[in-house]
RNA sequence: UUCGCUGUUUGGCACACUUGAGCGAAAGCCAAGAACGCAAAGCCUCCUGUCUGACGCCUGCCACCAGCAGGGAAGAUAGCGGGGUUGUGUUC
Numbered sequence: 001u002u003c004g005c006u007g008u009u010u011g012g013c014a015c016a017c018u019u020g021a022g023c024g025a026a027a028g029c030c031a032a033g034a035a036c037g038c039a040a041a042g043c044c045u046c047c048u049g050u051c052u053g054a055c056g057c058c059u060g061c062c063a064c065c066a067g068c069a070g071g072g073a074a075g076a077u078a079g080c081g082g083g084g085u086u087g088u089g090u091u092c
């Protein structure tokens, strides 16, 4: 220096849940608390999967509107997995 990540530690992150005259159509996100866990649970949607998909888009029914049905990611998830990239510690 590289690989592995068995163990420990200063430090770091923060599940469920709770709260909010918060954001959003929703999935979900944000903030405060909380701590299930995490050696990348730092960052990036490139791939796969999953979730949502409306007062917006497409198609259909309907003479039109309204309404209804179906489709659809450009939305979300990096704490589903893979990949990329940066990086802490040191027993073995």
Stems, first nucleotide, its partner, number of pairs: 004092001012038002017033004022029002036079001042085003046082002049077003057071005